Notes
The part of an RNA shown here (small-subunit ribosomal RNA, 5' domain) has 515 nucleotides and comes from an uncultured bacterium. It matches the Rfam family "Bacterial small subunit ribosomal RNA". Model confidence (mean pLDDT): 88 of 100.

[in-house]
Context: one part of a larger RNA
Formats: sequence, structure tokens, C1' cells
RNA sequence: UGAACGCUGGCGGCAUGCCUAACACAUGCAAGUCGAACGGACUAGGGGCAACUCUAGUCAGUGGCGGACGGGUGAGUAACGCGUGGGGAUUUUCCAUGAAGACUGGGAUAACUCGGGGAAACUCGAGCUAAUACCGGAUGAGCUCUAAGGAGGAAAGCUGGGGACCGCAAGGCCUGGCGCUUUAUGAUGAACCUGCGUCCGAUUAGCUAGAUGGUGGGGUAAAGGCCUACCAUGGCGACGAUCGGUAGCUGUUCUGAGAGGAAGGACAGCCACACUGGGACUGAGACACGGCCCAGACUCCUACGGGAGGCAGCAGUGGGGAAUAUUGGACAAUGGGGGCAACCCUGAUCCAGCGAUGCCGCGUGUGUGAAGAAGGCCUUCGGGUUGUAAAGCACUUUCAGUGGAGAGGAAGCGUUUUAGGUUAAGAGCUAAAGACGUUGACGAUAACCAAAGAAGAAGCACCGGCAAACUCUGUGCCAGCAGCCGCGGUAAGACAGAGGGUGCGAGCGUUAAUC
Repeated sequence: UGAACGCUGGCGGCAUGCCUAACACAUGCAAGUCGAACGGACUAGGGGCAACUCUAGUCAGUGGCGGACGGGUGAGUAACGCGUGGGGAUUUUCCAUGAAGACUGGGAUAACUCGGGGAAACUCGAGCUAAUACCGGAUGAGCUCUAAGGAGGAAAGCUGGGGACCGCAAGGCCUGGCGCUUUAUGAUGAACCUGCGUCCGAUUAGCUAGAUGGUGGGGUAAAGGCCUACCAUGGCGACGAUCGGUAGCUGUUCUGAGAGGAAGGACAGCCACACUGGGACUGAGACACGGCCCAGACUCCUACGGGAGGCAGCAGUGGGGAAUAUUGGACAAUGGGGGCAACCCUGAUCCAGCGAUGCCGCGUGUGUGAAGAAGGCCUUCGGGUUGUAAAGCACUUUCAGUGGAGAGGAAGCGUUUUAGGUUAAGAGCUAAAGACGUUGACGAUAACCAAAGAAGAAGCACCGGCAAACUCUGUGCCAGCAGCCGCGGUAAGACAGAGGGUGCGAGCGUUAAUC
């Protein structure tokens, strides 16, 4: 150190966990949402003699916004890819601020109904219909083009409330909210150009034809051989071109007194990729991980005609490997998408589970206790040592276990009251203050209280020198040890066991790697 292996293993906090096959993947989930854009279908309840109508809800389809974020991986890439400093010829949905507008027409189409094809995936024909879907006309600028005369040139509604007036009614009308169109400025994001820096090899020395430059044209949001026709013959290179190998880059991380060396796992920024290769469509934004088309390999279904798929999302499986986790909970918080909102979705995220993988903290008791007990080991047989160690006596109760009580993470949201603003208004909308209700996955939460009892909790490596720590027995160049020097051939402090000791301690050793 993202470690692995051996022996051992009490608790907690915080981190961290496929480094190998960018190998193949069963199953579930990971991107939806809006009925306050639209026509409809269905369900429940109410009203009506009935046709029908009202309220609440659900749903496929048309339509809008979002699926370009978030999440994963590091294959490719030695490059303006990244880092850092500049630049001008650009664009930017949503958001903020300002200005102006929102008039008037039209034709379709899904859903639905009927009919047909197909095993399926799905698909074809006929008929009906709506819109904030689509297309005209008008108006029009400080917008666009311009040869400066001129030409072009948009839009859409939905919803809450209402006194007078009009209207049979819907509604007109007034007013608030959300949208719509054009334009300007900003903010944010993105694209492009450029100076400098960015691994190894010369047993790679020459490389280059859109190649280097110009003119005309095309293309793009935009500069540009970006593309094309013609013209010229340039351009790069020992200051290492070209070629080959290796590699995502950085902030940082490790080490070191520093200079330097090594690394780029977690986290953060940028880039690239999404079965392999290619392509465009839609869109503000993609040449798009869970979109489309084509080709290929592979897997699956098939009625053999034809179809379906892409975990380098989260879990999980097989395989590879010395080796790397749960097919868990919740949207409570933070953030994101949609929605006026309530709310819905969210394997982002927050949590939990597993692993001593790492770091940190705590515990496995404390005091007293010499008859220096027994036992073990050694012995010169006197004794020494294990050793205050144990027992005994007196205490304590962290942590674990049991019982109780119990924060914070909650901000909001709903109902309601009273100011203020808007307004013709005491309506509606907005929301400053107050009241009430309500929202916690974690969670048997943390911290706290109580009772009980030393009770449940120590190992690993080493002891010849380097290098802290010594004796006995066994073995007899055997068995074995070993990082280096080297030990072992009958008294081995070096092998094996034991007693003793030394070091570290819930770890200790070994291996691998780096400074």
C1' cells in the first nucleotide's frame, strides 16, 4: 500500500473493497412527468321520467418538457487530449432584467370505428375528430439581408376570481397567475485558435500530394484545405521529424532534510468510450450507455416466412484470478427531472449488511498479597527461576449482555387568523407574523439511567552476528534452517521440542511493490 497468504481474533468510530477478462451475462430495479395543452375511453358517487348532466379518480394516444444531467469504465489516445496563460470569427433550452407584441383564417392526423395480413414482433387500407400539433394572411422593430433603391420577417392558449353593463346560455367585459412571439443586455454552459509544458527507443533518418500557400466557390453557430476547381511548389526534420513501444491527463498521493524519485486507487476537474465498425436523424445541446439505421460476431425465440438483445448503471451469476462485498431499506435529508400545486419518479444520494482491508480510540481488570505454595524448567543438589505471578483478601464495572427512558438530523407541507402588495373590490393571487395538525429509511439511533457479576474477551513473530532477547533435551552434513554472512559430520545459544526471555499487540509475521 485499493494488497494477498499463514496463525490468531473482544468492541466501536471513520474510511475503503475486481488492480486480473473494455470476458460473457439469467432475474429485478436504475427516467420519467404533466388531465391547469387536446379529443376520447373507463370506474365510483350524486341529480334527472329520459336524452343527459355534475363531482372525484384512472388510463392508452396526440402534444409539451426532460431522456445530452446524474451514474459507470479507462479500451483507445503521446494529441491543443490534459495543465497553465492568452485570443477572436461564434452559439446558448431553462433563468434574471428591459422594450414591443399576442390580430385574422385554413387543411389534416393519432386515439376511436370497420375491414385485412402475420406464429410473433408488428403492420396495411377505409371512415370520423381535437389541440399550446401543422400551415397561410396581417402587423412589425433598435431584428436579418442589401448592389443602400429595397426585400424578408413571429406568436397560443390554459387557469383562479368578480360588482355594475351586454348576452337565452357559453361568454363578452374587468382582474390575478402560468404560459406564447420578437428583440436587447446579463448569467451559465458549450465550440474554435494559440504560446509554453507533457514517457522510452536512432539497433527508427529522412517524412509529406490536400501535402504547404494563393484565388474563386461550397459548407458551418463560427475562423480555417474543413471540402472542391484552378494556380504555384511548397511544408516538417539531429532544438529528433517519421516510425515503433508504452500510457487516459491534472489537482494531488507516497517518500525524502531538501533537490529529487515513484504513483495517478478513493475524492474533485477535464477527456475518451458504451457488444465491434460506420452513419446520420431529432433537438438549444448528441453524431446520443438503458434512442434510430446499416454491416459484423455472439446469444435467444420461431409456425422456418421472420423477429428480439447489448450490466464499462445498482445488486447478482458464470469465468479468469493470490484476491475484492448484499439479487438489502428509504426518498426522512441533500440534489436532480416533470408539474400552478398537491405530488410522482430518482440503485444519484442518504443509510444499513459483509470483510481486522486501513487509520484511530477503548477493553480483556484494580489494589493488596512471601508460606517466596504446588507444578514446570535448570542445578555445582546448597539452591536458582517462573514469581506478587497464582491462590487468598479488599474493590471497581468501561465495553459486551439485560431492563428503562430518550435528543438531533425537520427545513417544510396542510388548515386557519391578522397586516402589507396587486385590484374597481372586503373576491382571487401573493405570503410577513401567529395558532393548530402533520412528515425519520437509519432505529432495538447517539448520549443517559439502573441492577448483576471479575464475570464474556490474547495472540503472533523472534532470541549466532547484523539486531533487543539463553539454557536443557532430541538429532548427528541426517532431518532441517537461511534476508546476507552462514549453521548441522555426538555436548548445536543457528535444526526440532521444552523452560525462560525479547519485541509488537487485536493483531503479528511472510510475500509482492515503491521511496